Predicted 3D model of a 694-nucleotide part of an RNA (large-subunit ribosomal RNA, domain II) from Olea europaea var. sylvestris. Its mean pLDDT, the model's own confidence on a scale to 100, is 82. Its Rfam family is "Bacterial large subunit ribosomal RNA". Rfam links the family to the GO terms ribosome and structural constituent of ribosome.
Context: one part of a larger RNA
RNA sequence: GAAGGUGACUCAUAGGCAGUUUCUUGGUUAAGGGAACCCAUUGGAGCUAUCGCGAAAGUGAGUCUUCAUAGGGCAAUUGUCAUUGCUUAUGGACCCAAACCUAGGUGAUCUAUCCAUGACUAGGAUGAAGCUUGGGUGAAACUAAGUAGAGGUUCAAACCAACUGAUGUUGAAGAAUCGACAAAUGAGUUGUGGUUAAGGGUGAAAUGCCACUCGAACCUAGAGCUAGCCGGUUCUCCUAGAAAUACGUUGAGACGGAGUAGUUGACUGGACAUCUAGGGAUAAAGCACUAUUUCGGUGUGGGCCGCGAGAGCGGUACCAAAUCGAGGCAAACUCUGAAUACUAGAUAUAACCUCAAAAUAACAAGGGUCAAGGUCGGCCAGCAAGACGAUGGGGGAUAAGCUUCAUCGUCGAAAGGGAAACAGCCUAGAUCACCAGCUAAGGCCCCUAAAUGAUCACUCGGUGAUAGAGGAGGUAGGGGUACAGAGACAGCUAGGAAGUUUGCCUAGAAGCAGCCACCCUUGAAAGAGUACGUAAUAGCUCACUGAUCGAGCGCUCUUGCGUCGAAGAUGAAUGGGGCCAAGCAAUCUACUGAAGCUAUGGGAUGUAAAAAUACAUCGAUAGGAGAGCAUUCCACCUUAGAAAAAAGCCCUCGUGUGAGCAGUGGUAGAUGAAGUGGAAGCAAGAAUGUCGAC
Numbered sequence: 001g002a003a004g005g006u007g008a009c010u011c012a013u014a015g016g017c018a019g020u021u022u023c024u025u026g027g028u029u030a031a032g033g034g035a036a037c038c039c040a041u042u043g044g045a046g047c048u049a050u051c052g053c054g055a056a057a058g059u060g061a062g063u064c065u066u067c068a069u070a071g072g073g074c075a076a077u078u079g080u081c082a083u084u085g086c087u088u089a090u091g092g093a094c095c096c097a098a099a100c101c102u103a104g105g106u107g108a109u110c111u112a113u114c115c116a117u118g119a120c121u122a123g124g125a126u127g128a129a130g131c132u133u134g135g136g137u138g139a140a141a142c143u144a145a146g147u148a149g150a151g152g153u154u155c156a157a158a159c160c161a162a163c164u165g166a167u168g169u170u171g172a173a174g175a176a177u178c179g180a181c182a183a184a185u186g187a188g189u190u191g192u193g194g195u196u197a198a199g200g201g202u203g204a205a206a207u208g209c210c211a212c213u214c215g216a217a218c219c220u221a222g223a224g225c226u227a228g229c230c231g232g233u234u235c236u237c238c239u240a241g242a243a244a245u246a247c248g249u250u251g252a253g254a255c256g257g258a259g260u261a262g263u264u265g266a267c268u269g270g271a272c273a274u275c276u277a278g279g280g281a282u283a284a285a286g287c288a289c290u291a292u293u294u295c296g297g298u299g300u301g302g303g304c305c306g307c308g309a310g311a312g313c314g315g316u317a318c319c320a321a322a323u324c325g326a327g328g329c330a331a332a333c334u335c336u337g338a339a340u341a342c343u344a345g346a347u348a349u350a351a352c353c354u355c356a357a358a359a360u361a362a363c364a365a366g367g368g369u370c371a372a373g374g375u376c377g378g379c380c381a382g383c384a385a386g387a388c389g390a391u392g393g394g395g396g397a398u399a400a401g402c403u404u405c406a407u408c409g410u411c412g413a414a415a416g417g418g419a420a421a422c423a424g425c426c427u428a429g430a431u432c433a434c435c436a437g438c439u440a441a442g443g444c445c446c447c448u449a450a451a452u453g454a455u456c457a458c459u460c461g462g463u464g465a466u467a468g469a470g471g472a473g474g475u476a477g478g479g480g481u482a483c484a485g486a487g488a489c490a491g492c493u494a495g496g497a498a499g500u501u502u503g504c505c506u507a508g509a510a511g512c513a514g515c516c517a518c519c520c521u522u523g524a525a526a527g528a529g530u531a532c533g534u535a536a537u538a539g540c541u542c543a544c545u546g547a548u549c550g551a552g553c554g555c556u557c558u559u560g561c562g563u564c565g566a567a568g569a570u571g572a573a574u575g576g577g578g579c580c581a582a583g584c585a586a587u588c589u590a591c592u593g594a595a596g597c598u599a600u601g602g603g604a605u606g607u608a609a610a611a612a613u614a615c616a617u618c619g620a621u622a623g624g625a626g627a628g629c630a631u632u633c634c635a636c637c638u639u640a641g642a643a644a645a646a647a648g649c650c651c652u653c654g655u656g657u658g659a660g661c662a663g664u665g666g667u668a669g670a671u672g673a674a675g676u677g678g679a680a681g682c683a684a685g686a687a688u689g690u691c692g693a694c
Base pairs, nucleotide, nucleotide: 001694004691005690006689011091012090013089014088015087016086017085018084019083020082023079026048027047028046032042033041034039052059053058062074063073064072065071094232095231101222102221103220104219105218106217112196114194115193116192117191118190119189120188121186123155124154125153126151130147131146132145133144134143135142164179165178166177167176200210201209202208207216235628236627237626239624245258247256248255249254259383260382262379263378264377265376266375267374268373273347274346275345276344277343278342284336285334286333290330292328294326295325296324297323298322301319302318303316304315305314306313307312351369352368353367354366386411387410388409389408390407391406392405393404394403395402416427417426418425431602432601433600436598437597438596442592443591445577446576447575451589453588454587455586458583464579470564471563474561475560476559477558478557479556480555481554483552491548493546494545495544497521499519503515504514527542532539603618604617605616606615607614631680632679633678634677635676636675641671648667649666650665652663654661655660
């Protein structure tokens, strides 16, 4: 590693409930006896039931409380002994698995210290004390040379150790090899034998070492320790079907009793809808209160100014109460006030079939059927980490695939179709079959099923197929207004003058540096001058006017669709091709399109009890309920059968909704089936399961 075997809700004793028996003239025995066991034998002690209420005296279908028969509490009843199932309790209690704790033992052949007795340490270097001789002294001290051979001295092999680099890392090796290093007469190294033992020893001390085990060795026992934790838990079909919430908990990934599922009862009765009647104070709105706020009017009071000897008087483009007018604002404002929601009542033959006639309609009466709602119990599960979307809020930045509430939906536990792909979006809830039909959302040029459909507009940007403030003679509409055949707008042509160089100012200022004023004349018209220009003039131009031309033209507001604004990392993504519609607005008719609905034919469940028949129903996780299949053993039937071949194994075929069952053939060679019941070591794919073989 793969295949095979094995492997987990059990048993005992009690309690509760349900099903099923017995008896109900209430039911029933326990230990023990009956000389094995069995027993439809004996044993009536005991238990339960037959009346409750009260602390009790007590009273009694009632009683207790109480002054009270005012009210309230409990009671006003129905069994019992077994047996089967579910469940609870106590036990190892569905299985596997700790780290630990306690007790009694075994270890110092490894290693730590110590004890006893032995062994080992090449060769060099340095040259302490002492001694000898010379010098020296009164004698010493002292000094020189020699001799000598001290030292946890020095260099360096063996031995012992281990600072470092590389190799090795499924190694040659469960700690090594190669190179390079430390100490090497010492607190040295080492052989043999012995000592110290687990809440202990030993430790030049690292929590080190005590047999590859050390913050407490190993072995056995308590022991199947305990585990609110992890993992695993074995055949089938059918049926209804959750929760991720509130409260409490040394509670938060755990429990408790609620809520919600199932199942089994009792009682009740329409659900939905419509109408009626209610209370409320949200959205909105409003400013009448409270709080807040802008402007204006009046201006009690204050400030400032003036007059006055003072009292006081007057003024004020200052501040401001109060009040008036206009205009705002509020979750903790309300003179008002919806939609929903909630409560109560009323109404109705709810629906389907028949009656009902092979045209159609029918709430006349009658008959029949099914489904659904509510309340209260018994038994007994899972859930108590929820997710996104919509609406109304809080927090945050009116950020988050953010967080936290409320009301719905979907997912969770839901497949199918659409959204390219896509738990939570749109559509729609899969009993089975079908080479039939109709639709939903979404689509209908090709990929790709279905109109290159119809009508009427718009868009030119590949906008469509991502975005703002802001910008722009884009384009198509709508509104308002000025001018216009007495000739507008634009172009071309001609004029655009005189008083005057107005006055002032100035070096100069002549329409045009600047200041004031801005008149008059001629005229069709012409400013004491719109821009350029000159030192100042000059020059050019405009306003304004004639001629020409001949019909619309200027300004402004607004709507639709476009445009710029517009930057991301390999080369690009309306899904792609591609498209001027196959884009976009409005309208219309076909078609397509799902496990939806219908048609046809099966199955199952409920009403429902045997058949027939009718109607309704049949997605499903946790978990509930029902009905079955298979294995081993036992009993009964007579033990059917079986070498004329049992079981088992292999192949194949038939059959049943399925677990399965049955047959032919082959192999095999001695056991063994059906039926009806009973009892369990009763079903394997998972547990880093376990066992043996390969």